[in-house]
This is a predicted structure of a 162-nucleotide RNA (FMN riboswitch aptamer (RFN element)) from an uncultured bacterium.
RNA sequence: GAUUGUCUUCGGGACAGGGUGACUCGCUGAAAAGCGGGAAUUCCCAACCGGCGGUUAAAGCCCGCGAGCCCUGCGAAUGCAGGGCAGACACGGUGAAAUGCCGUGGCCGACAGUGAUGGUGGCGCGUGAUGCGCAACUCAGUCUGGAUGGGAGAAGACAGAA
Numbered sequence: 001g002a003u004u005g006u007c008u009u010c011g012g013g014a015c016a017g018g019g020u021g022a023c024u025c026g027c028u029g030a031a032a033a034g035c036g037g038g039a040a041u042u043c044c045c046a047a048c049c050g051g052c053g054g055u056u057a058a059a060g061c062c063c064g065c066g067a068g069c070c071c072u073g074c075g076a077a078u079g080c081a082g083g084g085c086a087g088a089c090a091c092g093g094u095g096a097a098a099u100g101c102c103g104u105g106g107c108c109g110a111c112a113g114u115g116a117u118g119g120u121g122g123c124g125c126g127u128g129a130u131g132c133g134c135a136a137c138u139c140a141g142u143c144u145g146g147a148u149g150g151g152a153g154a155a156g157a158c159a160g161a162a
Base pairs, nucleotide, nucleotide: 004159005158006157007156008155009154010153017045018044019043023038024037025036026035027034028033047142048141049109050108051065052064053063054062060107061106068085069084070083071082072081073080074079089105090104091103092102093101111145112144113143118138119137120136122134123133124132125131
């Protein structure tokens, strides 16, 4: 001591917040109504999170990778191979150099599930008007789950050519 081989370890984070209150429960009441409790992941406000490698310089939003999902083929099967889907940034400053640093203001977030009586448009019925019913679609970065999984990769040990 390059390349390489084997092995070991490591390898994803974050709302028990506030408001509103459809609806619902209890009590009182003859009734109208009153009082009290519960009640949104969905509406409003606030808070919080950020895998890996690269990039003249430190990146969720520059480039790529991984994870996830879909399709095809193979396989008895765990799976393997190929193809596809897959988010988001501006301005100012510093500097030789920054979409990476500093300042300001923004934006984004796989799949499945759950889900105020939420949201959207539709159809039917009905009203002077507000409505009622039905099915469909849709609604979590932070909850639950696949996952005590997988993984880009990181560090180390040993072997080792010239």
It was read from a public genome assembly, where an Rfam model found it.